[in-house]
This is a predicted complex of two RNAs, RNase P RNA and transfer RNA, with 428 nucleotides together.

RNA sequence: UAAGUUGGCCAGAUGAUCGCGGUUACAAUAAGUAGCUGAGGAAAGUCCGAGCUCCAUAGGGCAGGGUGCUGGAUAACAUCCAGUGGAGGCGACUCCCAGGAAAGUGCCACAGAAAUAUACCACCUUUAGAAGGUUCAACUUUUAAAGGUAAGGGUGAAAAGGUAAGGUAAGAGCUUACCAGGGUUCAGGUGACUGGACUGCUAGGUAAACCCCAUCUGGAGAAAGUCCAAAUAGAGAGAAAUAUUGGGUGGCCCGCCCAUUCUCCGGGUAAGGACGCUAAAGAUAUCAGGCAACUAAUAUCUUAGAUAGAUGAUCAUCCUAGACAGAACUCGGCUUAUCGGCCAGCUUAUGCU
RNA sequence: GCGGGAAUAGCUCAGUGGUAGAGCAUCACGUUGCCAACGUGAGGGUCGCGAGUUCAAAUCUCGUUUCCCGCUCCA
Numbered sequence: 001u002a003a004g005u006u007g008g009c010c011a012g013a014u015g016a017u018c019g020c021g022g023u024u025a026c027a028a029u030a031a032g033u034a035g036c037u038g039a040g041g042a043a044a045g046u047c048c049g050a051g052c053u054c055c056a057u058a059g060g061g062c063a064g065g066g067u068g069c070u071g072g073a074u075a076a077c078a079u080c081c082a083g084u085g086g087a088g089g090c091g092a093c094u095c096c097c098a099g100g101a102a103a104g105u106g107c108c109a110c111a112g113a114a115a116u117a118u119a120c121c122a123c124c125u126u127u128a129g130a131a132g133g134u135u136c137a138a139c140u141u142u143u144a145a146a147g148g149u150a151a152g153g154g155u156g157a158a159a160a161g162g163u164a165a166g167g168u169a170a171g172a173g174c175u176u177a178c179c180a181g182g183g184u185u186c187a188g189g190u191g192a193c194u195g196g197a198c199u200g201c202u203a204g205g206u207a208a209a210c211c212c213c214a215u216c217u218g219g220a221g222a223a224a225g226u227c228c229a230a231a232u233a234g235a236g237a238g239a240a241a242u243a244u245u246g247g248g249u250g251g252c253c254c255g256c257c258c259a260u261u262c263u264c265c266g267g268g269u270a271a272g273g274a275c276g277c278u279a280a281a282g283a284u285a286u287c288a289g290g291c292a293a294c295u296a297a298u299a300u301c302u303u304a305g306a307u308a309g310a311u312g313a314u315c316a317u318c319c320u321a322g323a324c325a326g327a328a329c330u331c332g333g334c335u336u337a338u339c340g341g342c343c344a345g346c347u348u349a350u351g352c353u
Numbered sequence: 354g355c356g357g358g359a360a361u362a363g364c365u366c367a368g369u370g371g372u373a374g375a376g377c378a379u380c381a382c383g384u385u386g387c388c389a390a391c392g393u394g395a396g397g398g399u400c401g402c403g404a405g406u407u408c409a410a411a412u413c414u415c416g417u418u419u420c421c422c423g424c425u426c427c428a
Base pairs, nucleotide, nucleotide: 001349002348003347004346005345006344007343008342009341010340012318013317014316015315016314017313018312020038021037022036023035024034025033026032040324044335045334047333048332049331050330051329052221053220054219055218059254060253061252062251064217065216066215067214068213069083070082071081072080073079084098085096086095087094088093099212100211104210105209106206107205108204120153121152122149123148124147125146126145127144128143129142130141131140132139161179162178163177164176165175166174180202181201182199183198184197185196186195187194188193225275226274227273228272234265236264237263238262239261240260245259246258247257248256267427268426282301283300284299285298286297288295289294319322354424355423356422357421358420359419360418363377364376365375366374371408379395380394381393382392383391401417402416403415404414405413
């Protein structure tokens, strides 16, 4: 210098005018004046995990559901950190729903003889027959029956380890060498796992099929829920019962609580007020522990809170020409969208010193 | 705001791992003097989109896009 890789940060700026939500002061019940403050890294998707509220102070069992290499972090998690194994890359580095197929069941279309069990072609042996051959035999060819083999052919995504040599009637881990996997044992490591020695042990795939193992899990969600105010018409219809009943939110049983309850129709109020509602697992800085995620201590700071829903519009100047996009109870994550710019670490190649 | 569901031919739908189907519609032929109806046949598919698991995905898993439905107070 070029190409790449990882992490972090910013998200047009300044000024003027008009306008909106919240709040403080003045003012004073009516409209104002002045000051301060007013969206994001994703506020999004609602995919996970929690806080909070109600249902019992949320309890037991079954069913169902989530998670799934190891160790740690955390309020918790499917997140994060550090490792292990596998895959990709020259490398920095990136990616992986990564337990069990040797508990059991299911499935493996088409093709193929056979899909977890087999013999279609084939190779070989024995017996019997036929033909050739021979002095008789040996021998050769062929047919049938009984067996042996899984080497070769063919089919397929996949055919019971692979390659080579020996061996054999033909074959075969039958034997040997190397390679792949498994088991036993020793050593190291908290562990996933790694390394060595021994052992011929060779077992199809699929669990993002059922399932097994380990572990977690009650439900509903701020339209949760609490209080105040206003107004009204229930002899309406249907269902279940007097305790082995009905209801109390998710599927069943138990337990607990209540004693009438549920559904439909009709009626009222008018889009009523207050709380929940923004000071919190809070932010920033320093320091200590830890490889790190993170945690502890100290100091400083307060940073939207609406309820038809504010955060905007216009003009001027500048240059790098402005992307994705807008809070609605609150946090921690993940995922997705995003014009462009800046900083730092590292890798590879080339050149120069 | 919260919760739930759907996407397959022009339209309405079926297909729950193994060659993508039905009805209506479209086109051609037959029938008819002509049309309709009827009969025979044909065409038409990125299974919303992008990845993954698997020998194999409309189907299973993850992400994403669009659309639809339900949920407010009092007695």
Model confidence (mean pLDDT): 77 of 100.
Rfam match: Bacterial RNase P class A. Rfam classes the family as a ribozyme. Rfam's curators write: Ribonuclease P (RNase P) is a ubiquitous endoribonuclease, found in archaea, bacteria and eukarya as well as chloroplasts and mitochondria. Its best characterised activity is the generation of mature 5'-ends of tRNAs by cleaving the 5'-leader elements of precursor-tRNAs. Cellular RNase Ps are ribonucleoproteins. RNA from bacterial RNase Ps retains its catalytic activity in the absence of the protein subunit, i.e. it is a ribozyme.